RNA sequence: GGAACGUGCGAGUGAGGAUCGCCGGCGGCGGGCGCGAGCCUCCGUCGGAGGAAAGUCCGAGCUCCGCAGGGCAGGGUGCCGGGUAACGCCCGGGCGGCGCGAGCCGACGGAAAGUGCCACAGAGAACAGACCGCCGAUGGCCUCCGCAAGGAGUGCACAGGCAAGGGUGAAACGGUGCGGUAAGAGCGCACCGGGCUUCCGGCAACGGGAGUCGCACGGCAAACCCCACCUGGAGCAAGGCCAAGCAGGGACGAGGAGCGGCCCGCUCCAUCGAGUCCCGGGUAGGCUGCUAGAGGUCCUCAGCAAUGCGGACCCGAGAGAAAUGAUCCUCCCCGGCUGCGCCGGGACAGAACUCGGCUUAUUCGCACGUUCCCGGC
Numbered sequence: 001g002g003a004a005c006g007u008g009c010g011a012g013u014g015a016g017g018a019u020c021g022c023c024g025g026c027g028g029c030g031g032g033c034g035c036g037a038g039c040c041u042c043c044g045u046c047g048g049a050g051g052a053a054a055g056u057c058c059g060a061g062c063u064c065c066g067c068a069g070g071g072c073a074g075g076g077u078g079c080c081g082g083g084u085a086a087c088g089c090c091c092g093g094g095c096g097g098c099g100c101g102a103g104c105c106g107a108c109g110g111a112a113a114g115u116g117c118c119a120c121a122g123a124g125a126a127c128a129g130a131c132c133g134c135c136g137a138u139g140g141c142c143u144c145c146g147c148a149a150g151g152a153g154u155g156c157a158c159a160g161g162c163a164a165g166g167g168u169g170a171a172a173c174g175g176u177g178c179g180g181u182a183a184g185a186g187c188g189c190a191c192c193g194g195g196c197u198u199c200c201g202g203c204a205a206c207g208g209g210a211g212u213c214g215c216a217c218g219g220c221a222a223a224c225c226c227c228a229c230c231u232g233g234a235g236c237a238a239g240g241c242c243a244a245g246c247a248g249g250g251a252c253g254a255g256g257a258g259c260g261g262c263c264c265g266c267u268c269c270a271u272c273g274a275g276u277c278c279c280g281g282g283u284a285g286g287c288u289g290c291u292a293g294a295g296g297u298c299c300u301c302a303g304c305a306a307u308g309c310g311g312a313c314c315c316g317a318g319a320g321a322a323a324u325g326a327u328c329c330u331c332c333c334c335g336g337c338u339g340c341g342c343c344g345g346g347a348c349a350g351a352a353c354u355c356g357g358c359u360u361a362u363u364c365g366c367a368c369g370u371u372c373c374c375g376g377c
Stems, first nucleotide, its partner, number of pairs: 001373011014331007022048007030041004050348001054359002057357005062235004069264004074231005079093005094108001095106004109226002114224002116220003131166002133162003138159002140156002142153004174192006193215001194213008239288004248279005255269004295314005301308002332346006
């Protein structure tokens, strides 16, 4: 100097000022209305969309299903340890894969409980297999020598042997090398790999060492399944209160109802009728839930970290068919120009009960740490 990786923070039509406008909180020698609660108006003051508010994918707080359970089915997660209210999230570690590397990714329990699949190609796809090939020692055939016994042949490739070489395929029943053999093969041996036994380190996943055995056999569970752990349902359109208004009818019925499905259990109601279901009518208006929290910021300590205990300080939108808009000036960032001024532009995008996450969309800048390459000293 170049190219990268990781973390954090900040600005992101933002800030300040002026004028008018919108919503909320607090206050008032105010004014008006009202029996009162309170309402309207005026004045002052403070505040008013996000890092993702998006997705609705997880987890909860909260509300209801009258009280209170157990199980099955169903669903979810899936290495180990920790964090958290909890999670499918976060942190640290292990193993595997990718990358020269800093780092990144992982649907990461079990294939010897069982079932199933691996198309096509290929000889053969899990106790497999011979297409091209290699050998042909021994047996056979042929040629030569020999009276014969028998011998020789760089002969044939028939019987037979091989799965080492090649091919097919995503994948071929351990890998490399040496020996051995007719040619071969864990057939034997060395090393690697694997099984078993044991020791050491580590909470553990796992890692390392030693010994021993030629060594039972691939992949897929994001196939069904098995194992471990977790798990009621519905959701703020939950729910509560007030006002207003209407019109009931039918079926089942001795047992019924309740809890998404099923079973057990429990409770409640009921036989002079409970309850369930069906058809029909009315209302969909107002208030509340609705914002002080597993809250935020900073600091000591503990911890590799996530985070936690403690201390100090702070109170940040609550709309209700949906509120922050318009104009001007200055500053910020980027680009351009006839250049000290002018012009243009500034991404993704707006709360709706709240919070912890994940995922997706998107314009830049700063700081810190690290890796690789080139060059110089």
Background
This is a predicted structure of a 377-nucleotide RNA (Bacterial RNase P class A) from a Gemmatimonadota bacterium. Its mean pLDDT, the model's own confidence on a scale to 100, is 76. NCBI's taxonomy places the organism under Bacteria, Pseudomonadati, Gemmatimonadota.